[in-house]
RNA sequence: GCCGGAAUAGCUCAGAUGGCAGAGCGGCUGAUUCGUAAUCAGUAGGUCGGAGGUUCGACUCCUCUUUUCGGCA
Numbered sequence: 001g002c003c004g005g006a007a008u009a010g011c012u013c014a015g016a017u018g019g020c021a022g023a024g025c026g027g028c029u030g031a032u033u034c035g036u037a038a039u040c041a042g043u044a045g046g047u048c049g050g051a052g053g054u055u056c057g058a059c060u061c062c063u064c065u066u067u068u069c070g071g072c073a
Base pairs, nucleotide, nucleotide: 001072002071003070004069005068006067007066010025011024012023013022019056027043028042029041030040031039049065050064051063052062053061
């Protein structure tokens, strides 16, 4: 230099054919317990890496770009 993958909650990751952003773990509150852990119930937490475009509508499609992983040279 060229080709391809990944980036979404604190962490690990889903997200069908474009149509309300989710799960597990973790956090917080409550129940249970003499108390802790475990268990159960509830709850908070996201400008979906950045910019632009298409569309009534974009995590999703297109262009550029950043970071990162792999391959070729």
Transfer RNA from a Holosporaceae bacterium, 73 nucleotides, folded computationally. It was read from a public genome assembly. Rfam family: tRNA. Rfam classes the family as a transfer RNA. Its mean pLDDT, the model's own confidence on a scale to 100, is 81.